[in-house]
RNA sequence: GAAGCUGGCCAGACAGUCGCUGCUUGGCAUUUGCCAGGGAGAGGAAAGUCCGGGCUGCAUAGAGCGGGAUGACGGCUAACGGCCGUACGCCGUGAGGCGAGGAACAGGGCCACAGAGACGAGCGUAUUAAGUUACGGUGAAACGCGGUAACCUCCAUCCGCAGCAAGACCAAAUAGGCUGGCAUGGGCGUGGCUCGCGCCGCCAGCGGGUAGGUUGCUCGAGCGUAUCAGCAAUGAUGCGCCUAGAUGAAUGACUGUCAUGUUAUCGCAAGAUAAUUACAGAACCCGGCUUAUCGGUCAGCUUCUUUU
RNA sequence: GCCCUCGUAGCUCAGUGGAUAGAGCAUCCCCCUCCUAAGGGGAGGGUCACACGUUCGAUUCGUGUCGAGGGCG
Numbered sequence: 001g002a003a004g005c006u007g008g009c010c011a012g013a014c015a016g017u018c019g020c021u022g023c024u025u026g027g028c029a030u031u032u033g034c035c036a037g038g039g040a041g042a043g044g045a046a047a048g049u050c051c052g053g054g055c056u057g058c059a060u061a062g063a064g065c066g067g068g069a070u071g072a073c074g075g076c077u078a079a080c081g082g083c084c085g086u087a088c089g090c091c092g093u094g095a096g097g098c099g100a101g102g103a104a105c106a107g108g109g110c111c112a113c114a115g116a117g118a119c120g121a122g123c124g125u126a127u128u129a130a131g132u133u134a135c136g137g138u139g140a141a142a143c144g145c146g147g148u149a150a151c152c153u154c155c156a157u158c159c160g161c162a163g164c165a166a167g168a169c170c171a172a173a174u175a176g177g178c179u180g181g182c183a184u185g186g187g188c189g190u191g192g193c194u195c196g197c198g199c200c201g202c203c204a205g206c207g208g209g210u211a212g213g214u215u216g217c218u219c220g221a222g223c224g225u226a227u228c229a230g231c232a233a234u235g236a237u238g239c240g241c242c243u244a245g246a247u248g249a250a251u252g253a254c255u256g257u258c259a260u261g262u263u264a265u266c267g268c269a270a271g272a273u274a275a276u277u278a279c280a281g282a283a284c285c286c287g288g289c290u291u292a293u294c295g296g297u298c299a300g301c302u303u304c305u306u307u308u
Numbered sequence: 309g310c311c312c313u314c315g316u317a318g319c320u321c322a323g324u325g326g327a328u329a330g331a332g333c334a335u336c337c338c339c340c341u342c343c344u345a346a347g348g349g350g351a352g353g354g355u356c357a358c359a360c361g362u363u364c365g366a367u368u369c370g371u372g373u374c375g376a377g378g379g380c381g
Base pairs, nucleotide, nucleotide: 001304002303003302004301005300006299007298008297009296010295012258013257014256015255016254017253018252020041021040023038024037025036026035027034028033043279047290048289050288051287052286053285054284055163056162057161058160062195063194064193065192067159068158069157070156071155072086073085074084075083076082088099089098090097091096102154103153107152108151109148110147111146119144123136124135125134126133167215168214169213170212177206178205179204180203181202182201186200187199188198189197222241223240224239225238226237227236228235229234261276262275263274264273265272266271309380310379311378312377313376314375315374318333319332320331321330326364335351336350337349338348339347357373358372359371360370361369
């Protein structure tokens, strides 16, 4: 210098004007409010909903069958199919990357083509006292306790079901009715079935009525930093901080200056002008995985070449 | 919010471990006809959505993505 590998960080900045959604202070009205000031207001993935957990309800989630998931060894964690370490296999010159990876003497199934024979013992040749011993082209596998469990299965471990439209509170309505069915060996909650538990009429149709609001809601397995323990994932302690809670759904628009990269034009060049500057948009919360992403930047490492 | 199904030639679909993936329509060429259609013969056309794996062998099996469609509340 060139080509790469791994991991981390950023995701335009500042100022002005006009707006939007919560919070708070003061004043005026006091029925909803109005005015002024202050302060806050999207992400690394908020996405896919693929795993796991919190929370809430159903019994303090119980028993059996069925079903599902995972599978080296050790560790981390609230938990995991996640992460870390080690061993093994494959790929790469290498840094590194990938791997659902127990059991085939419990049983069943399958093994194309080739090959004499494809699963369980037979066959051919040679040999021997003796099916006694040796060899047998092909094929992934051949004279054998073969291979395949990402075929059924077995073993071990784990999993109850539903989801904030959960659930709770306030308020209106569910009136009066008609028809059909089942009714204690019943129906409903109960979500694959049975038992168990709880409740007592239940279901369907016709007709009629209808209105939403508050809460759950954001202080949490939270964030930053320092030290210590540990190879690491991670954990412990100290100090500091509060950082969106909307509900047809706010978080925006414009102007100016500056900045980064790209493209176009002009220019010998320095440079000038113009355009553009990613993926994307919270909806109960959190830990992971995966996917999308113009670019910039930092750290460690590898291979090749050149020079000293 | 909770779920299900599908992706194979230009179009519509078969094929669900075994080699070279087929069919119909469509396209192109030849024959037939005065010409066209129909008919007959032939040819081309495929990243089996993508990636990684299991296996001797993958369109088929497994996992993860991407895309399309649908259902319930």

Two RNAs folded together computationally: RNase P RNA and transfer RNA, 381 nucleotides in total. The prediction has a mean pLDDT of 75.